[in-house]
Context: one part of a larger RNA
Molecule: small-subunit ribosomal RNA, 5' domain
Organism: uncultured Prevotellaceae bacterium
RNA sequence: GGAUGAACGCUAGCUACAGGCUUAACACAUGCAAGUCGAGGGGCAGCAUGUAUCUGGCUUGCCAGAUAUGAUGGCGACCGGCGCACGGGUGCGUAACGCGUAUCCAAUCUACCCAUGGCUCGGGGAUAGCCUUGCGAAAGUAAGAUUAAUACCCGAUGGUCUCGUGAUGCUGCAUGGCAUUGUGAGUAAAGAUUUAUCGGCGAUGGAUGAGGAUGCGUCCGAUUAGCUUGUUGGCGGGGUAACGGCCCACCAAGGCUACGAUCGGUAGGGGUUCUGAGAGGAAGGUCCCCCACACUGGAACUGAGACACGGUCCAGACUCCUACGGGAGGCAGCAGUGAGGAAUAUUGGUCAAUGGUCGCGAGACUGAACCAGCCAAGUAGCGUGAGGGAAGACUGCCCUAUGGGUUGUAAACCUCUUUUGUUUGGGAAUAAAGUACUCUACGUGUAGAGUUUUGUAUGUACCUUACGAAUAAGCAUCGGCUAAUUCCGUGCCAGCAGCCGCGGUAAUACGGAAGAUGCGGGCGUUAUCC
Numbered sequence: 001g002g003a004u005g006a007a008c009g010c011u012a013g014c015u016a017c018a019g020g021c022u023u024a025a026c027a028c029a030u031g032c033a034a035g036u037c038g039a040g041g042g043g044c045a046g047c048a049u050g051u052a053u054c055u056g057g058c059u060u061g062c063c064a065g066a067u068a069u070g071a072u073g074g075c076g077a078c079c080g081g082c083g084c085a086c087g088g089g090u091g092c093g094u095a096a097c098g099c100g101u102a103u104c105c106a107a108u109c110u111a112c113c114c115a116u117g118g119c120u121c122g123g124g125g126a127u128a129g130c131c132u133u134g135c136g137a138a139a140g141u142a143a144g145a146u147u148a149a150u151a152c153c154c155g156a157u158g159g160u161c162u163c164g165u166g167a168u169g170c171u172g173c174a175u176g177g178c179a180u181u182g183u184g185a186g187u188a189a190a191g192a193u194u195u196a197u198c199g200g201c202g203a204u205g206g207a208u209g210a211g212g213a214u215g216c217g218u219c220c221g222a223u224u225a226g227c228u229u230g231u232u233g234g235c236g237g238g239g240u241a242a243c244g245g246c247c248c249a250c251c252a253a254g255g256c257u258a259c260g261a262u263c264g265g266u267a268g269g270g271g272u273u274c275u276g277a278g279a280g281g282a283a284g285g286u287c288c289c290c291c292a293c294a295c296u297g298g299a300a301c302u303g304a305g306a307c308a309c310g311g312u313c314c315a316g317a318c319u320c321c322u323a324c325g326g327g328a329g330g331c332a333g334c335a336g337u338g339a340g341g342a343a344u345a346u347u348g349g350u351c352a353a354u355g356g357u358c359g360c361g362a363g364a365c366u367g368a369a370c371c372a373g374c375c376a377a378g379u380a381g382c383g384u385g386a387g388g389g390a391a392g393a394c395u396g397c398c399c400u401a402u403g404g405g406u407u408g409u410a411a412a413c414c415u416c417u418u419u420u421g422u423u424u425g426g427g428a429a430u431a432a433a434g435u436a437c438u439c440u441a442c443g444u445g446u447a448g449a450g451u452u453u454u455g456u457a458u459g460u461a462c463c464u465u466a467c468g469a470a471u472a473a474g475c476a477u478c479g480g481c482u483a484a485u486u487c488c489g490u491g492c493c494a495g496c497a498g499c500c501g502c503g504g505u506a507a508u509a510c511g512g513a514a515g516a517u518g519c520g521g522g523c524g525u526u527a528u529c530c
Stems, first nucleotide, its partner, number of pairs: 001530004006526005013382005019375002021340001026338003030335003035082003040079002043075002047073003050069008089293003098218008108210002113206004118201003121155004131144005161186011191198003219265003226256003231253004236248003268290004272283004295316005318329004346372001348371003354368001355366004385416004396407001398405002421467002425463002430457001434453001436451007474519005479500003485514005495502002
């Protein structure tokens, strides 16, 4: 000198963009953050509609009320499907194939999506809900009766599927792989409605995502020198989507290490960021990719995918409820609270856009996201006026050799402008699509055209009218380094200080004043890095 997720002191007009718990992975009140589908199902608690009956008012066909009815819209709870493994948070752990880069899997899986070519037949028994009866303070739970499905089960059929067994051909770095063909065994499906669509099953290929293996790279310590028994390898099994001591039985005695094993400490990694002429050094906040974690520890279930942040079970610590028998909970999601700390924001708005889940769709949900609020915490831009004006005005402060000097073109005064400010009026883009309707082509759901509809931010940005210099400057320093000096006070005191050093009676170094210098909506100090 540059830099920072900074803090502190003094000061502070506006706009835009980006940023905001670095500490206690400390504890959390409250609300929200993952639902959706009635075009899978039985149903009908609530709402609305219709119908029937009764009652009342009476204008004699309308209103109101009651009862019945799932008949209709729709729908709480329930069964079922898909989603909840994404998105969002944090950096505890991890020195590791965790990450980065490169290669490999002939050792692998992949829901939804796309393409191709097939299939979608016949039966059955339950169970939630509802109802009845119990237990319990509650959380909840038991028994009985009854019922449905795209829930579950059985059978049939079946191939470019799986497994066993035989033949032929082609091919690979090896175990092997592929194709054709014969035979035996095994394995599928589900319907819905507005009748045109949406689905269902198995097969192959693709896409996407995931899993695994390896080379190289990846902090400090030798005041850590030896470490290892599933350890290293083999054979055979089990397990897995799959390879493998991943696990197991048996056999062998190996394997790693001064090119640093083992042990200890520290730490998420990378793209990147800061600095530097570079080489290098330091850092890993925001954004993107990967990993790990979800009160602490362990475990599996479901599922295409988890050993699952807002799922389950067990143990533990803590908090809460309790009728003392027993129960409930997990903000490292968004806000917010307490605590810790030098220190870090609103218990805001909207799904309008972008995206996600579900749905045929309309649409629903979405603290993802987009916006707004707070904060000079950063970067950039703009302003606080411009031109003229010397009797170098007066007063004040200050200095003085008492002549004057300085403040100072500064002010007054004249002319001008109006960014900003206040006021008047207008007023966006971001909206493209999709839905609905109409039409036209092809020809039966696609494409195109037209109309209609959808804006949180927002009456915001922006434009414009009027007014008036009007509403807007500070901070640090002035001995040398280092740009900028005098007076007064103090008297080794009070104090200053980054280093050298100032202060003991003429202090350019302390405190005040005047003046000056530097930077300027900031300026200094502290901390850290180069």